[in-house]
Molecule: THF (Tetrahydrofolate) riboswitch aptamer
RNA sequence: UGCAGAGUAGAACGUUAUGCGUUAAGUGCCGUAUGAACAGGGAGUUGUCAUAUGGACGAAGAGCUUUCGAGAUAAAGAAUCCGAAAUGCUUGCGGUAUAAGGUUCGCAUCCCGCUGCU
Numbered sequence: 001u002g003c004a005g006a007g008u009a010g011a012a013c014g015u016u017a018u019g020c021g022u023u024a025a026g027u028g029c030c031g032u033a034u035g036a037a038c039a040g041g042g043a044g045u046u047g048u049c050a051u052a053u054g055g056a057c058g059a060a061g062a063g064c065u066u067u068c069g070a071g072a073u074a075a076a077g078a079a080u081c082c083g084a085a086a087u088g089c090u091u092g093c094g095g096u097a098u099a100a101g102g103u104u105c106g107c108a109u110c111c112c113g114c115u116g117c118u
Stems, first nucleotide, its partner, number of pairs: 002117004010105004015100005020094003029055008040112004061091004065086005071081003
């Protein structure tokens, strides 16, 4: 001098657990404002994230149990049906939240540094 490489925050997708919503919040989409972070050092975006706020769109519940009823059938009780309630149980649903662990990916970019070879 040249070539090759390592390393962060984090991201995506399964798994498990515990929640939240199912009376629709959350997620996802489009803006505005403010701020933050981005490998060991420096710089850093039209990219990323957070907070606040505005807009458009938008959904999956079901079964059981218990209790109550001046409801229905019945002479009455039981039972069944019907209706209501429940901080109850089971199982779904949501581009749902958090945590643990797994796999894959991983500085927008620029300069320097580091490791190996030359």